Model confidence (mean pLDDT): 82 of 100. Transfer RNA from a Candidatus Woesearchaeota archaeon, 74 nucleotides, folded computationally. Lineage of the source: Archaea > Nanobdellati > Candidatus Woesearchaeota. It matches the Rfam family "tRNA". Gene Ontology term of the family: triplet codon-amino acid adaptor activity. The RNAcentral record of the sequence draws on ENA.

C1' cells in the first nucleotide's frame, strides 16, 4: 500500500441487505415490594447506533471520507 469483514448501554448480543411508530433482548447498575435481614423472586426507571458529510419527507441501515479493530495478499 492493495482486498475483505467488523465498530450498537457498563459487558454480550438482534434490527442493516429489504430505510419509517417509543433501537430490542439477557448480565450488570438502580428504585419500590417481599423478607427479621439478605439472596431469590416480583414491578419499575436510567444507560447505546465510532466520526463528519450526503442522498431522502424520513437513515442504525442507502452513498463517500475518516478514525480504531481482525484476516488475507504484497
Nucleotide at each position: 500500500g492493495g482486498g475483505u469483514c467488523c465498530g450498537u448501554a457498563g459487558u454480550a448480543u438482534a434490527g442493516c441487505c429489504u430505510g419509517g411508530a417509543g433501537a430490542g433482548u439477557a448480565c450488570g447498575g438502580u428504585u419500590g415490594g417481599c423478607u427479621u435481614c439478605g439472596g431469590a423472586c416480583c414491578a419499575g426507571c436510567a444507560g447505546a447506533c465510532g466520526c463528519c458529510g450526503g442522498u431522502u419527507c424520513g437513515a442504525a441501515u442507502c452513498c463517500g471520507g475518516c478514525c480504531g479493530g481482525g484476516c488475507c495478499c504484497a